[in-house]
RNA sequence: GGGGGUAUAGCUCAGGGGCAGAGCAGAAGGCUUUUAACCUUUUGACGGGGGUUCGAUUCCCUCUACCCCUA
Repeated sequence: GGGGGUAUAGCUCAGGGGCAGAGCAGAAGGCUUUUAACCUUUUGACGGGGGUUCGAUUCCCUCUACCCCUA
């Protein structure tokens, strides 16, 4: 230089056009003499920009970061 892949919550991952979810972690409460465990509730996210569409996390282009293959 060429080709490909990935980017969603603090972490690990779902979801691939129509309300963004789970587990763990965090916060509050309950139980307990206390802690742990358990139960209830709850905070928190679609890498940046543009396009298509009534509607984009999802499709297309581009940029950025990381990873893989190749020269």